[in-house]
Molecule: FMN riboswitch aptamer (RFN element)
RNA sequence: AACGAACUUCAGGGACGGGUGGAAUUCCCUACUGGCGGUGAGGCGCAAGCCAAAGUCCGCGACCCGCAGAGAAGCUCUGCGGCUGAUCCGGUGUAAGUCCGGGACCAACAGUACAGUCUGGAUGGAAGAAGGAG
Numbered sequence: 001a002a003c004g005a006a007c008u009u010c011a012g013g014g015a016c017g018g019g020u021g022g023a024a025u026u027c028c029c030u031a032c033u034g035g036c037g038g039u040g041a042g043g044c045g046c047a048a049g050c051c052a053a054a055g056u057c058c059g060c061g062a063c064c065c066g067c068a069g070a071g072a073a074g075c076u077c078u079g080c081g082g083c084u085g086a087u088c089c090g091g092u093g094u095a096a097g098u099c100c101g102g103g104a105c106c107a108a109c110a111g112u113a114c115a116g117u118c119u120g121g122a123u124g125g126a127a128g129a130a131g132g133a134g
Base pairs, nucleotide, nucleotide: 003134007131008130009129010128017029018028019027031117032116033107034106035060036059037058038057042051043050044049055105056104064082065081066080067079068078069077070076071075087103088102089101090100091099109120110119111118
């Protein structure tokens, strides 16, 4: 340095202010938020290479559903499968879905005056990240 398995730790943000109403952080105005990996016209370096800010490009996870299996079973675990939101315009340029500017749009389930932001399953699980040791 590489390698497979086991282990440990970590791993989600956001209603300021106002209107209507008997009642809304749920409606309306407005405000605010953006998980993980990849890619990358950015940054560093002589180079090898390293680093990186894409919610809406590719893939993944959470939630939900189905099937199978296991367990003292009305539930839990494991495996497989399904489901799974949203972007345009202008600029520069050889080239932009990622840069710059502008506008728009999206965000599981249950509860409740209709919820991306409240409460709850969840002190859970997990994409994955890091670590020491072999």